[in-house]
RNA sequence: GGAGAGAUGUCAGAGCGGUCGAAUGUGCAGUCUUGGAACGGCUGUGUACAGCAAUGUACCAUGGGUUCAAAUCCCAUUCUCUCCG
Repeated sequence: GGAGAGAUGUCAGAGCGGUCGAAUGUGCAGUCUUGGAACGGCUGUGUACAGCAAUGUACCAUGGGUUCAAAUCCCAUUCUCUCCG
């Protein structure tokens, strides 16, 4: 220098145009169980901003574009991994 794969809540990881800020697991908190723990069950749990609260809006690496609608399609860039030279 060229080619390919990837970047999603604390972490792992599914989702590949619409009912998805988002399954599932993990972590954390509460609770049940126990003499007490572990294991297990149940409930809750992303961040920022606005609001007394209820709640609302935005955010899927970053910035643009397409579309009625984008995590998902297109372009550019950043970073990680693999291969070729």